[in-house]
RNA sequence: UGACUUCUUCGGGGCAGGGUGAGGACGCGAGUCCAAUUCCCGAUCGGUGGUGACAACCCACGAGCGCAGAUUGCGCAUGACUCGGUGAAAUUCCGGGGUCGACGGUAAAGUCCGGAGGAAAGGAGAAGCAG
Numbered sequence: 001u002g003a004c005u006u007c008u009u010c011g012g013g014g015c016a017g018g019g020u021g022a023g024g025a026c027g028c029g030a031g032u033c034c035a036a037u038u039c040c041c042g043a044u045c046g047g048u049g050g051u052g053a054c055a056a057c058c059c060a061c062g063a064g065c066g067c068a069g070a071u072u073g074c075g076c077a078u079g080a081c082u083c084g085g086u087g088a089a090a091u092u093c094c095g096g097g098g099u100c101g102a103c104g105g106u107a108a109a110g111u112c113c114g115g116a117g118g119a120a121a122g123g124a125g126a127a128g129c130a131g
Stems, first nucleotide, its partner, number of pairs: 001130002004128007017041003023034004043111002045101002047061004056099002064076005081097005103114003
């Protein structure tokens, strides 16, 4: 110095407040109470690597489900951006306006509960080995 090997460790955040009431309970009745963090208003969050300049929305990867010969491979699914400004350079910065978000559960979910104190892209460190 670093292709490789082993080990250790790290490695995801988020519904404040309000409206409605499917449905349920109580009551002789009129009514009363409970009731969606999912619907409506509104609020809020943003993994990893890359990039002439910093990214949820540019490129790529990871997470999900299924099959198999189960180290791994294959298949399915796999979201979203614009306008202006500055500048050598920005869909990454600044300003304006917008958009998106796996699967199962449940009154229909990016945010609740669950698989999951899981797993992973990857980051850091140590040792070995080699030059």